[in-house]
RNA sequence: GCGGAAGGCUGGAUGGCCGCUUUGCGGGGCAACCCGCGGGGAGGAAAGUCCGGACUCCAGAAAGAAACGGUGCCGGGUAACGCCCGGGCGGGGCAACCCGACGGAAAGCGCCACAGAAAAUAAACCGCUGCGGCCCCCGGGCGGCAGUAAGGGUGAAACGGUGGGGUAAGAGCCCACCGCGCCGCUGGCAACAGGGGCGGCAUGGCAAGCCCCACCGGGAGCAAUGCCAAAUAGGGACCGCGUGCCGGGCAACCGGCGGAGCCUCUUUUGCUCCAGCAGGUCCGGGUUGGCAGCUGUAGCCUUGUCGGUAACGGCAGGGUCAGAGGAAUGGUCAUCCAGAAGGGGCAACCCUUUGGACAGAAUCCGGCUUACAGGCCUUCCGCACAU
RNA sequence: GCUGCUGUAGCUCAGAGGUAGAGCACUCCCUUGGUAAGGGAGAGGUCGAGAGUUCGAUUCUCUCCAGCAGCACCA
Repeated sequence: GCGGAAGGCUGGAUGGCCGCUUUGCGGGGCAACCCGCGGGGAGGAAAGUCCGGACUCCAGAAAGAAACGGUGCCGGGUAACGCCCGGGCGGGGCAACCCGACGGAAAGCGCCACAGAAAAUAAACCGCUGCGGCCCCCGGGCGGCAGUAAGGGUGAAACGGUGGGGUAAGAGCCCACCGCGCCGCUGGCAACAGGGGCGGCAUGGCAAGCCCCACCGGGAGCAAUGCCAAAUAGGGACCGCGUGCCGGGCAACCGGCGGAGCCUCUUUUGCUCCAGCAGGUCCGGGUUGGCAGCUGUAGCCUUGUCGGUAACGGCAGGGUCAGAGGAAUGGUCAUCCAGAAGGGGCAACCCUUUGGACAGAAUCCGGCUUACAGGCCUUCCGCACAU
Repeated sequence: GCUGCUGUAGCUCAGAGGUAGAGCACUCCCUUGGUAAGGGAGAGGUCGAGAGUUCGAUUCUCUCCAGCAGCACCA
């Protein structure tokens, strides 16, 4: 210098004028509200809503079962996770490094089109080999029986692979190495790795087909939920239903048994109800108001230090940062900063024009995924050249 | 904001691992004096997009895109 790999930061700046929203103080107004001064006011993804929580309700809780859904090498981190970190194994790359839904196919069921002889209890189409037979122009041709999975051919896949021995030709038939399975040993918390012995091979692929194993999960979601106010016909239809017994008391009620309900079921505990109080679904009617939840804590940001390979955690100090509610965070002008195009100049540079992506909070956090113009920084790898 | 569903020919829908179909519509031919109906033949697909699993994906899985529907409170 060229080409790459990994990680991080940034996402225009300043000022004037006119606005929007929220809030503190002061003033005015009966009030709605208005005026003045001051403070705060979008993001790395606020997005998709794909996971995990906080929070609230489903009347409280414990145990178990079924169904359904999810996760899936091992260890750790975390409030938790399908996230993150480290390691293992497999794959890609010369390398830096990257990628992996990566449990089980000897528990069972199912599927494997077409082609092919045969597609899963293997199977003789061509070929190879042995033994007979027939024909004939003595070189061959035709057919039969038996052996053979080494070779050809088909396919995504053909029932271990390579080499040697062996054989009529062949074959784990025998041997060596590799693969596979089983059993010890060593290292490691483990996944796993290394090495040893035994077995002649018994076991094709698919579980993002059903399934098996292990682990996890109750449901709904801030339009949750609570309170206030206003208005209406406190309307109609259908479904469903317990009407109990004993004792005490004048009665209200209390105690015990039984029954019904408690949002999949069962058990235990607890709660409510046992007669006309309430329940469910649908139709119809009314209102489109206010307050809380609402932003400060599993906090977040930042500095230092300690532990840890790391994710992360502990301790100490500092700061605190939108809370609107059909929904504010905007517009314009000037100057500057990157960047782009054109022109001039040997060059430094100058002039003109243009010009900043993706996007936009809606209860709040932790992740993942997706979108993103341009710019900056750090570390590493390969090649070429120079020393 | 939250939740659920759908995407296959011009339209309405089947197909649920093995070369994508049906009805209507369209084009040509027959029939008719002509039209409609009827009969015959034919054309027309990025199966919303991209990855992955598999020998093979419209179908199974993931991500994205587009569209549709439901959910307020009071008596």